[in-house]
Context: one part of a larger RNA
RNA sequence: AGCGCAUGGCGGAUGCCUAGGCUCUCAGAGGCGAUGAAGGACGUGAUAAGCUGCGAUAAGCUACGGGUAUUAGCACAUAUGAAUUGAUCCGUAGAUUUCCGAAUGGGGCAACCCAGCUACUUGAAGAGUGGUUAUCCCGACUUGUCGGGAGGCGAACCCGGAGAACUGAAACAUCUAAGUACCCGGAGGAAGAGAAAACAAUUAGUGAUUCCGUUAGUAGUGGCGAGCGGACGCGGAACAGCCCAAACCAGAUUAGUUACGGCUAGUCUGGGGUUGUAGGACUGCGAUAUCUUAACAAAAACGAACAAGAACAACUUGGGAAGGUUGGCCAAAGAAGGUGAAAGCCCUGUAUUGGUAAGUUUUUGAGCGGUAGCAGUAUCCUGAGUAGGGCGGGGCAGGUGAAACCCCGUUUGAAUCUACCGGCACCAUCCGGUAAGGCUAAAUACUCCUGAGAGACCGAUAGUGAACAAGUACCGUGAGGGAAAGGUGAAAAGUACCCUGAAUAAGGGGGUGAAAUAGAACCUGAAACCAUGCGCUU
Numbered sequence: 001a002g003c004g005c006a007u008g009g010c011g012g013a014u015g016c017c018u019a020g021g022c023u024c025u026c027a028g029a030g031g032c033g034a035u036g037a038a039g040g041a042c043g044u045g046a047u048a049a050g051c052u053g054c055g056a057u058a059a060g061c062u063a064c065g066g067g068u069a070u071u072a073g074c075a076c077a078u079a080u081g082a083a084u085u086g087a088u089c090c091g092u093a094g095a096u097u098u099c100c101g102a103a104u105g106g107g108g109c110a111a112c113c114c115a116g117c118u119a120c121u122u123g124a125a126g127a128g129u130g131g132u133u134a135u136c137c138c139g140a141c142u143u144g145u146c147g148g149g150a151g152g153c154g155a156a157c158c159c160g161g162a163g164a165a166c167u168g169a170a171a172c173a174u175c176u177a178a179g180u181a182c183c184c185g186g187a188g189g190a191a192g193a194g195a196a197a198a199c200a201a202u203u204a205g206u207g208a209u210u211c212c213g214u215u216a217g218u219a220g221u222g223g224c225g226a227g228c229g230g231a232c233g234c235g236g237a238a239c240a241g242c243c244c245a246a247a248c249c250a251g252a253u254u255a256g257u258u259a260c261g262g263c264u265a266g267u268c269u270g271g272g273g274u275u276g277u278a279g280g281a282c283u284g285c286g287a288u289a290u291c292u293u294a295a296c297a298a299a300a301a302c303g304a305a306c307a308a309g310a311a312c313a314a315c316u317u318g319g320g321a322a323g324g325u326u327g328g329c330c331a332a333a334g335a336a337g338g339u340g341a342a343a344g345c346c347c348u349g350u351a352u353u354g355g356u357a358a359g360u361u362u363u364u365g366a367g368c369g370g371u372a373g374c375a376g377u378a379u380c381c382u383g384a385g386u387a388g389g390g391c392g393g394g395g396c397a398g399g400u401g402a403a404a405c406c407c408c409g410u411u412u413g414a415a416u417c418u419a420c421c422g423g424c425a426c427c428a429u430c431c432g433g434u435a436a437g438g439c440u441a442a443a444u445a446c447u448c449c450u451g452a453g454a455g456a457c458c459g460a461u462a463g464u465g466a467a468c469a470a471g472u473a474c475c476g477u478g479a480g481g482g483a484a485a486g487g488u489g490a491a492a493a494g495u496a497c498c499c500u501g502a503a504u505a506a507g508g509g510g511g512u513g514a515a516a517u518a519g520a521a522c523c524u525g526a527a528a529c530c531a532u533g534c535g536c537u538u
Stems, first nucleotide, its partner, number of pairs: 001537009015523001016487002020458002022455007029447002031153002039100003042055003046078002050074002061094006070082003105114003115133007135150007157188001158186004168175001172223001198206002210237005220228002241439003244383001248271010276417001278382004282376004291370002296365007306354003312327005328345002330334001336348003388412008398424001419434005474481002494522001497509004
């Protein structure tokens, strides 16, 4: 020096564990905010750096309900207290709630500075305390006041506006990616769509919208490349239909005109009326049927904390019994967790039953309202710078094409029920419908959040970045980036006392414990690496 064996050190793999995650299901909730939010700053404890809670009433105050012996959060210490005259704790409802922040009296380098008016404290000045003073929109009138609303935040879902490129086409320009990402505006618990100027079809039929399956990768479209890609119909989910404008009538008001009797026109309000087999007004006749429904009252159900809630012993191994053996018991409860190892019968619970407040829902009553007919057809009404056309674009599965349909810009510009629109150029016949006003639940989408549960999901280099003071420490001027770090033991019983030592280091005795090679650098404790002893070889 090498190899081997053994014993240690270092190290923190592995095993086991889980306090945390991940993905879902079923319910709930789907918002918070000028009554000042979300988020923060600063305070607040006997001692108090961090987290949590709270706000000068500051780990809290009040009331009610629950609950019952402890208690002053994490946090295990000392001191001092509270509590059976019911604390701590749990639930509900209140009070307080500094300063910043939409931040809103003005300003500002957020958590700071400086004001006006008014009331009070004072005799006054000064100072202090309370209140009030932003902007925009709408309405009302007394025209400068009053009343109401908005603003900001929030995970996704939704609607609208605006809108890429990488990429693919094996290059690239039409095309694709994609109306995606990103940005802006707006709303709701859903949004949007929606009661046919719809489909279909030449035998006929369907009957608002939405979503799912299929039709179908079909018909089509496409430098006919890459690609893009329907609909009808059928089967399901869910089903719900309505209101204005106008004609006509009445009233009010304004204006014009007048022969002062009125008439005409505009505006507002009320009645009326709402459709395609056309309907309505109008004229005549007739009638109170049918269905539906807000406030309010009563009853019931649900509904917080919470309450009741069955049934086991002995022996045995062991530090410890829930294990083993023997013999029992309960079960509308053998879900689960805990207890010194593995418990239906020890504890918390579970099945089941009960339970009130705030509140929610349903039913009944009541009742503001809404809703219908027959006949006649002379006249009137039925959404105009609209429909349609030209030009230029966009959306439709459809790239201008034979290109219908829908929308926008521009320029033009009808008809009025003997009417008009559509049925994929266009025309005729036929068929279907009635545009140019509006509302509409459910089936559908999503999950920041709450409760209950599930997993051929993870188990500390995994699973969230984060099981721990984690968006922390730290880095960066900043936007931003962003960790590492879990485990003594059943119980601290966390080693009294003695010794070595300079020692509050470290260790040896001794004690605790089942175990201390479980001693806090603490479960297990692999390898690399290091050391010591022994053996062999050189």
Large-subunit ribosomal RNA, domain I from Roseivirga sp. E12, 538 nucleotides, folded computationally. Rfam family: Bacterial large subunit ribosomal RNA. NCBI's taxonomy places the organism under Bacteria, Pseudomonadati, Bacteroidota, Roseivirgaceae, Roseivirga.